This is a predicted structure of a 73-nucleotide RNA (transfer RNA) from a Candidatus Aenigmatarchaeota archaeon. The sequence was found in a public genome assembly. Its mean pLDDT, the model's own confidence on a scale to 100, is 82. Its Rfam family is "tRNA". Rfam's curators write: Transfer RNA (tRNA) molecules are approximately 80 nucleotides in length. Rfam classes the family as a transfer RNA.
């Protein structure tokens, strides 16, 4: 160089063109405990890798970049 498959809250993941993007793990709060860890209950936190295009509508389709793995050369 090619060709394949990724990339989505802090970590890991799930998501068919239209529900408020899905769950765990971790963080905060309050309950529960003599307390501490466990249990309950609530919540923060995400411009879905970047830019362009397609479309009434893109995380999902199409092009180009990036990144990171594998595999040819």
């Nucleotide at each position: 160089g090619g060709g394949c498959c990724g990339g989505u809250g802090g970590u890991c993941u799930a998501g068919c063109g239209g529900c408020c993007a899905u769950g765990a793990c971790g963080c905060c709060a309050c309950c529960u405990u003599g307390a501490c860890g466990g249990g309950g209950u609530g919540g923060a936190a995400g411009u879905c890798g970047c830019a362009g295009g397609u479309u009434c509508g893109a995380a999902u389709c199409c092009u180009g970049c990036c990144c990171g793995g594998c595999c040819c050369a």